C1' cells in the first nucleotide's frame, strides 16, 4: 500500500444482520434497610453527544460515504 474485525456507562459487554423509547445486563459508585459495628445480602438512585464529521430517510447505535484509535492477516 490492501483485506477484515473492534469501537455503546468508570469498567467488561448486549442491542446492529431485519431502522420505530439503550424504563440496557453484571461489576463499580452514591443513598438508604439490616448489623454492636463492619462484610455479606436486600432496596432506591445517579451515571450515555452510541469512536468523529456527512449522507439516505418522517424517523439512524443500526444503513450508506469518508477519517480517527486499536487488533489480526497479505504484499
Nucleotide at each position: 500500500g490492501g483485506g477484515c474485525c473492534u469501537g455503546u456507562a468508570g469498567c467488561u459487554c448486549a442491542g446492529c444482520c431485519a431502522g420505530g423509547c439503550a424504563c440496557g445486563a453484571g461489576c463499580g459508585c452514591u443513598c438508604g434497610a439490616c448489623u454492636g459495628a463492619u462484610a455479606a445480602u436486600c432496596g432506591a438512585g445517579a451515571g450515555g453527544u452510541c469512536g468523529u464529521g456527512g449522507g439516505u430517510u418522517c424517523a439512524a447505535a443500526u444503513c450508506c460515504c469518508a477519517c480517527c484509535a486499536g487488533g489480526c492477516c497479505c504484499a